Source information: Model confidence (mean pLDDT): 80 of 100. A computed fold for a 73-nucleotide RNA from Magnetofaba australis IT-1, annotated as transfer RNA. The sequence is in RNAcentral, with records from Rfam.

Parts: sequence; structure tokens; C1' cells
RNA sequence: GGGGCGUUAGCUCAGUUGGUAGAGCAAGUGACUUUUAAUCACUGGGUCGUAGGUUCGACUCCUACACGCCUCA
Repeated sequence: GGGGCGUUAGCUCAGUUGGUAGAGCAAGUGACUUUUAAUCACUGGGUCGUAGGUUCGACUCCUACACGCCUCA
């Protein structure tokens, strides 16, 4: 330098054919308990890597760039 995969909550990951983004764990609050832990219920937390484009509408399609991994030379 060429090609491929990935980037979504604090962490690990879903998200089907484009129609206003979720789970588990973690965190907070409450219940229970003499207390802690465990268990149960609830709550908060996201510019979906960045910038453009297409579209009535983009995590999703297109382009460029950044970062990580694999591969070819």
C1' cells in the first nucleotide's frame, strides 16, 4: 500500500425489510432481613466512532476520514 471485519449505556452484546434504541451485568432507590449478602420491585444512564450525502424519515443505504483486529504483497 490492497482487501475484509468491527466501532451502539460504565462493561459484554442484540437491534430482521429504513419508521423516533433494547437485554444481561454494574449503579441508585425501595421492600425483605438484627445487619450484610442473597432475593424481589422500580429508577436513572445513549448526539448509535467523526463529517458529509440520499430520503418525508438513517444505528440501518452511499462516500470520506479516525481507531482496533485479521489477511495479501
It matches the Rfam family "tRNA". The family's RNA type in Rfam is transfer RNA. Rfam's curators write: Transfer RNA (tRNA) molecules are approximately 80 nucleotides in length.